This is a predicted structure of an 89-nucleotide RNA (c-di-GMP-I riboswitch aptamer) from Firmicutes bacterium UBA5500. Its mean pLDDT, the model's own confidence on a scale to 100, is 87. The organism belongs to Bacillota, within Bacteria. Its Rfam family is "c-di-GMP-I riboswitch aptamer". From the family's description: GEMM was predicted in a large-scale screen for bacterial structured RNA regulatory elements.

RNA sequence: UUCAUAAAAAGGCAAACCAACUGAAAGGUUGGGACGCAAAGUUUGAAGUCUAAAGCAUCCCUGGAUGCUAUGAUAGUUCGACCGCUAUG
Numbered sequence: 001u002u003c004a005u006a007a008a009a010a011g012g013c014a015a016a017c018c019a020a021c022u023g024a025a026a027g028g029u030u031g032g033g034a035c036g037c038a039a040a041g042u043u044u045g046a047a048g049u050c051u052a053a054a055g056c057a058u059c060c061c062u063g064g065a066u067g068c069u070a071u072g073a074u075a076g077u078u079c080g081a082c083c084g085c086u087a088u089g
Base pairs, nucleotide, nucleotide: 003089004088005087006086012037013036017032018031019030020029021028022027035076041082042081043080045079046078047077048074049073050072055068056067057066058065059064
C1' cells in the first nucleotide's frame, strides 16, 4: 500500500417519537431523544418505493371528484462510484 474480517480500544452517526420552522404532498432543517449502523461518510449513475403541485383524461352538482404522470422525495431500499479511523490475518 492492497485485500479480507470486525472481537477489543479511541471515537463517530442518530431510527421511532416530541417541539419549532418549511413544503401542495412525500419529505426536509434545527433542538431534544437512541432503534440501530464498519461506512447509517459523500454522491441520484441504474433500479425499487413514496408523493402528485403543475399538466393530461373522464365524470358532473361548474366547481368538485376520480385516474395517469416526476421535473419532487428517499443515500437508514438495493446495486454502483468516490473518500476514510483502528486492530488482526